[in-house]
Context: one part of a larger RNA
Parts: sequence; structure tokens; C1' cells
RNA sequence: CCCUUGUUAAGGAACUCGGCAAAAUGACCCCGUAACUUCGGGAUAAGGGGUGCCAAUAGGUUGAAAUAAAUCUAUUGGCCGCAGAGAAUCGGCCCAAGCAACUGUUUAUCAAAAACACAGGUUUCUGCUAAAGCGUAAGCUGAAGUAUAGGAGCUGACACCUGCCCGGUGCUGGAAGGUUAAGAGGAUUUGUUAGGAGUAAUCCGAAGCAUUGAAUUUAAGCCCCAGUGAACGGCGGCGAUAACUAUAAUCGUCCUAAGGUAGCGAAAUUCCUUGUCGGGUAAGUUCCGACCCGCAUGAAUGGUGUAAUGAUUUGGGCACUGUCUCAACAAGGGACCCG
Repeated sequence: CCCUUGUUAAGGAACUCGGCAAAAUGACCCCGUAACUUCGGGAUAAGGGGUGCCAAUAGGUUGAAAUAAAUCUAUUGGCCGCAGAGAAUCGGCCCAAGCAACUGUUUAUCAAAAACACAGGUUUCUGCUAAAGCGUAAGCUGAAGUAUAGGAGCUGACACCUGCCCGGUGCUGGAAGGUUAAGAGGAUUUGUUAGGAGUAAUCCGAAGCAUUGAAUUUAAGCCCCAGUGAACGGCGGCGAUAACUAUAAUCGUCCUAAGGUAGCGAAAUUCCUUGUCGGGUAAGUUCCGACCCGCAUGAAUGGUGUAAUGAUUUGGGCACUGUCUCAACAAGGGACCCG
């Protein structure tokens, strides 16, 4: 000097990103216990008191037993110590807010969470040789089930709710028209030549064979016509206006498929921003309550609340302390020295 412990005057979070770590609390009995609440909880809420030993009295239990024996409870009186749950084991608590309803699950080896799951909600597919999935197939799962069933997607207890847009994309339905494959069809084209023409070079050329393949016919799909948002998604701008001023219930105009409803709102979302006001502090970029010109909230990509729950996140307080002011001492183990 390092590690693991123990104790500490006065102060008591002044430490620090942050009470991290440590301290404190702790058992049993009695009293007492708030807001809120889904009436179950919250709750060991919080906050108090008691606890050893001896004796007496009274009552109870087992027992055949008012008086054997064992054992329990209450009351009263007394005794000792600094200390009576005498050691060890053994909740710190409260207030407010965010998120997630909850118990649960997860990155084996840096993340346990607000992520995943969940019961519940909802959409969609599926009539049974089901849909869906695995496999080349046989076959198997689904299921020895049958729409109160099974598959897939989204949301995520509960309460109150879930607005407008179908123009684009998707899905579902439609079939008049346009387009459209192979196939059917076979017009035509070309090659070959029996023959014909020509002095010759060469030209013409039936049938057959081969080659080419026009019209016509022809499904789904696409175009087209509708529907559909708890499908993917989207949900405006400018100008003017009231008897102070300010503001604009109101009006005009342009554009759009429709222009954001109820709610919530400087928010896990707010750039400007430490917005402004109020609270808490002597002093508060955090926190809580409001306001609303929401850079860029918003309704199952769910919106807003919410008791209980949480090794969750944030702010405040009580208790407590070597976290600190500011360090000291002690014990053990190392390092170090000698052998």
C1' cells in the first nucleotide's frame, strides 16, 4: 500500500449521475390503522406498547379426580442487570407521477425491461377427404376433433369509448365491353419437279411431299364496375370580420378521397425551450399541477382513465448512517523484510 471485516467525537446526504454501498427496520402478543378501491384489497399500512425470573390468587384443558399429575391463561406483588425476542435467524417506511392490468417469459456468457406472453376483444379463412402445415411421394399433423371446432392476422384485464376518407394499394364480388396463352383452324408463302418454253444461259410450273402460318375460335388475369378500414394507409391552405385593444363564434376563396371528431397534450412524443404561470427548495435545466401556436398527439399501428401488482423508471420526505465534511484506530489475509 491492497483486500475482507469491526468501531468512531460533532454534523447527518453537505457525497454522488443517482443514498451506489453501508446503516437502520426485523420475532411473537396487544392496541391501532388513511386516501383510494374492481369491495377482494390497500394492510405487517402508518403509528404505539409489552416480552426475563420468583411468589400468590383465580380460572381453564387432559383426567375417575373441587385438593394426584401434567399443562395453559389472567390478575396482583416482588427480584436482578447497561441491556429480558439479552446470541443467531429475522420487512425500513411514507407521498406523488410515467409505463405495463396482473402471476409468468426473455438476449446460456455486458440488457429482466416499458420488450414477449397473457385472459379478454375483433377481423378473416375453413362444411370435413375442412382450411392450414410437413413431405418428390406414400403418408402424417390438424383430429380419433366438426364452426361453442380448427388455422391465420391485429389488439391486449377492467371502465368509458373507438370519429371522417374506398381516390391509391390490397382483398371480396361482378360480368356487358376491350386486351389476352397453348390448343383448334388453315388463307397464304417458300422449296422440290413430271411437264412446258428457249440455240443456250435460264424461265414458267400441276399433283404430291416438305415449309410458312392470315382470318376465325378460345379461359383465368389485367383494363373496367361495385363493396370493404379492429385491411395497407390518409385525415389542408390563404384572406377578411365584433362599439377600446386583443381575439374571431362568422364570411369569402383555392385545393382534396376526406380535411383530425371524442379525448389527451412542452408528453417515453415539444425543435425553438430551462416555453409561461402556480407548487415544492434559501436557491429546482429534473419533478408535480395548469395553460395550449401539438416543429411533428389522437382513437384495436388502439384513445383516455384505472384499484391491485413490479429486483421497472422519475421526483420528494421520515428514519438511518464513515456516502461525505475528514479522516482515525483495531483485527485477519496478502504485499514487503529476515530465515